Predicted 3D model of a 519-nucleotide part of an RNA (small-subunit ribosomal RNA, 5' domain) from an uncultured bacterium.
RNAcentral holds the full RNA, with entries from ENA, Greengenes and SILVA.
Context: one part of a larger RNA
RNA sequence: GAUGAACGCUAGCGGCAGGCCUAAUACAUGCAAGUCGAACGGAGUGGAGCAGCAAUGCUACACUUAGUGGCGCACGGGUGCGUAACGCGUAUGCAACCUACCUUUUAUUGGGGGAUAGCCCGAAGAAAUUCGGAUUAAUACCGCAUAACCCUGUUGGAGGGCAUCUUCUAGCAGUGAAAGCUUUGGCGAUAAAAGAUGGGCAUGCGUGUCAUUAGCUAGUUGGUUGAGGUAACGGCUCACCAAGGCGACGAUGACUAGGGGUUCUGAGAGGAUGAUCCCCCACACUGGUACUGAGAUACGGACCAGACUCCUACGGGAGGCAGCAGUAGGGAAUAUUGGGCAAUGGCGGAAACGCUGACCCAGCCAUGCCGCGUGCCGGAUGAAGGCCUUCUGGGUUGUAAACGGCUUUUACCAGGGAAGAACCUACCUUUGCGAAGGGAACUGACGGUACCUGGUGAAUAAGCACCGGCUAACUCCGUGCCAGCAGCCGCGGUAAUACGGAGGGUGCAAGCGUUGUCC
Numbered sequence: 001g002a003u004g005a006a007c008g009c010u011a012g013c014g015g016c017a018g019g020c021c022u023a024a025u026a027c028a029u030g031c032a033a034g035u036c037g038a039a040c041g042g043a044g045u046g047g048a049g050c051a052g053c054a055a056u057g058c059u060a061c062a063c064u065u066a067g068u069g070g071c072g073c074a075c076g077g078g079u080g081c082g083u084a085a086c087g088c089g090u091a092u093g094c095a096a097c098c099u100a101c102c103u104u105u106u107a108u109u110g111g112g113g114g115a116u117a118g119c120c121c122g123a124a125g126a127a128a129u130u131c132g133g134a135u136u137a138a139u140a141c142c143g144c145a146u147a148a149c150c151c152u153g154u155u156g157g158a159g160g161g162c163a164u165c166u167u168c169u170a171g172c173a174g175u176g177a178a179a180g181c182u183u184u185g186g187c188g189a190u191a192a193a194a195g196a197u198g199g200g201c202a203u204g205c206g207u208g209u210c211a212u213u214a215g216c217u218a219g220u221u222g223g224u225u226g227a228g229g230u231a232a233c234g235g236c237u238c239a240c241c242a243a244g245g246c247g248a249c250g251a252u253g254a255c256u257a258g259g260g261g262u263u264c265u266g267a268g269a270g271g272a273u274g275a276u277c278c279c280c281c282a283c284a285c286u287g288g289u290a291c292u293g294a295g296a297u298a299c300g301g302a303c304c305a306g307a308c309u310c311c312u313a314c315g316g317g318a319g320g321c322a323g324c325a326g327u328a329g330g331g332a333a334u335a336u337u338g339g340g341c342a343a344u345g346g347c348g349g350a351a352a353c354g355c356u357g358a359c360c361c362a363g364c365c366a367u368g369c370c371g372c373g374u375g376c377c378g379g380a381u382g383a384a385g386g387c388c389u390u391c392u393g394g395g396u397u398g399u400a401a402a403c404g405g406c407u408u409u410u411a412c413c414a415g416g417g418a419a420g421a422a423c424c425u426a427c428c429u430u431u432g433c434g435a436a437g438g439g440a441a442c443u444g445a446c447g448g449u450a451c452c453u454g455g456u457g458a459a460u461a462a463g464c465a466c467c468g469g470c471u472a473a474c475u476c477c478g479u480g481c482c483a484g485c486a487g488c489c490g491c492g493g494u495a496a497u498a499c500g501g502a503g504g505g506u507g508c509a510a511g512c513g514u515u516g517u518c519c
Base pairs, nucleotide, nucleotide: 001518002517003516005515006514007513008512009511012372013371014370015369016368017367018365019364020330025328026327027326029325030324031323034071035070036069039068040067042065043064044063045062046061048059049058050057051056078283079282080281087207088206089205090204091203092202093201094200097199098198102195103194104193105192106191107190108189109188110144112142113141120133121132122131123130124129151174152173153172154171155170156169157168158167159166160165180187181186208255209254210253215246216245217244220243221242222241223240225239226238227237228236258280259279260278261277263272264271265270285306286305287304288303289302308319309318310317311316336362338361339360340359344358345356346355347354348353375406376405377404378403385397386396387395388394389393411456412455413454414453415452416451420446427438428437429436430435463508464507465506466505467504468489469488470487474503475502476501477500478499484491485490
């Protein structure tokens, strides 16, 4: 000098930031991922119309939505257990790869089928839930037709390179598509090519401590071999063959640790660091496994095993806060079971809109940084009191107080009062389509907040540490190697500037000291 700090004493305000460093311990409760009726058949409600004496039936419309279906749930948010590794950083490569939604381009969207949730009926169970029968729809599922520049095989031609190869072009054969909805404006579906975005893989270099760790290795190392697998290369897996491969330029082992941008310090070199914010990685009760999907080996999905907790009618079931709050525990120590989707962003939707503990705000904490205030001017009879003293004198506190005048930041009261709001939507105009423009109306959690104006009145506001030397600041009293102090040197045994108190002083100041840690 610095700090995610803690402790002691003290404390007026504001702005901006930060806030479980320990038990990746266990978690009550609420919320944190839904949405679409313009994909689908039902069900319910409402008011209409028609038939009917009525009960009721039929028709279309509006609203709601349990289920099927689509998209999302792989993002966003959390934590740092593991990991000394192509994990990260940096620089390259892929002639070895994938990419939903989005953009551009080309072509197509023909004709069929069988089911199944739901609903209804019945049954089992304490529950979770499950089973049987009948019946129904789709942008759900399955055949058929057609199609290419895609894929597979094959025949030529022309180039290129990096060994395997690869690009362009002309043919032939084979195989594989689709879905409709609508307010008629559109929105979709299928195939192919290109882009964009996001990823995957490989490689050079860099990236802790210990040699009181010296040898390690059998899928181990390799194969112009063969087979499987992957989006893709590869012992990634397998069969066979060979005996290799790594290592004092530190293999192997052990311990420690997420990495980087950064942050702190320092003149720099360096040393230390990895909180907040951003990028990457890993993890989601512990271990394992795959499914779905463009994408996961998936925090709030599934299955299995385990530990733990809970419910039970003892037959059987349920759960996973390292999301936001919050609880217990641990600890020197770290906050509210708050408001809102108004803004920004995300998901779904044609849209209106819905959801969003992301986010925006508010609450708590001097935890930090910055700013402001606690008055200003005059005022000597140098008042009283305190303290000191060489003692009826003097010094000091000290212009300090009283007293007179002034100001009103702040405080309190009163009045006014934001920006953050642009969209979206309806209307009009232009437009081939996206879209653009116009002028209206609507939308604010924070918040009657910030801010502004007026009024009142010095009014509401100072402490902490130190005073032997280092080190700015000195005397008296008490104590008497006691009580105590102390960062180092050292003080204290009867005049202690070093202990305790007082007066005075010094330094910082809404803080001041102490302790821990780093330079």

Its mean pLDDT, the model's own confidence on a scale to 100, is 83.